Transfer RNA from a Bacteroidales bacterium, 74 nucleotides, folded computationally. The same sequence occurs in records of 2 taxa. Rfam family: tRNA. The family's RNA type in Rfam is transfer RNA. Model confidence (mean pLDDT): 80 of 100. The source organism's lineage runs through Bacteria, Pseudomonadati, Bacteroidota, Bacteroidia and Bacteroidales.
């Protein structure tokens, strides 16, 4: 400088045009003398800007971080 991968909820990880899910944590109930475990429910997110669509996490286009690979210079 090119090129490729990745960015979603506190944490790891799904989904890949049509209400964004799980797993653990969080907090509320149940159950127990009490805790734990389990069972139930709830709240919590698409890197940032734009663009295409009736409708974008997914398509395009800038652009920022991390992380591979190349190729120049020193």
């Nucleotide at each position: 400088g090119c090129g490729g991968u990745g960015u979603u909820a506190g944490c790891a990880c799904a989904u890949c045009g049509g209400u964004a899910g799980u797993g653990c944590a969080u907090c509320g109930g149940c159950u127990u003398c009490c805790c734990a475990a389990g069972c139930c429910g709830a709240g919590g997110a698409g890197g940032c800007g734009g663009g295409u669509u009736c409708g974008a996490u997914u398509c395009c286009c800038g652009u920022a971080c991390a992380c591979c690979g190349c190729u120049c210079c020193a």